[in-house]
RNA sequence: GUACCGAAAGGGCAAACCCGGGGAGACCCGGGGGCGCAAAGCCAGCGGGCCCUAACCGUCCCCGCGGGGACGAAGGGCGGCCGGGCUGCCGAA
Numbered sequence: 001g002u003a004c005c006g007a008a009a010g011g012g013c014a015a016a017c018c019c020g021g022g023g024a025g026a027c028c029c030g031g032g033g034g035c036g037c038a039a040a041g042c043c044a045g046c047g048g049g050c051c052c053u054a055a056c057c058g059u060c061c062c063c064g065c066g067g068g069g070a071c072g073a074a075g076g077g078c079g080g081c082c083g084g085g086c087u088g089c090c091g092a093a
Base pairs, nucleotide, nucleotide: 005091006090012037013036017032018031019030020029021028022027035080041086042085043084046083047082048081049078050077051076052075053074057072058071059070060069061068062067
């Protein structure tokens, strides 16, 4: 010095919950809060998983012909579910 790794120090992020706002919803944004986190930084257009269903498409069913429902497809959300990729602070054992 580099990689694994994770002691210390300084700093960083921020779960539940509450308030305000957005969304059909999962959920998101801002403020408070602080359970936790060494990548709890980024990628959902890398894979798996979980969650949502307003609109669009297909099939089927019902219908008072206005429409309604089921399934699929499709679209979306979660990077604080897991793996993977990219980037990054400090330096004890």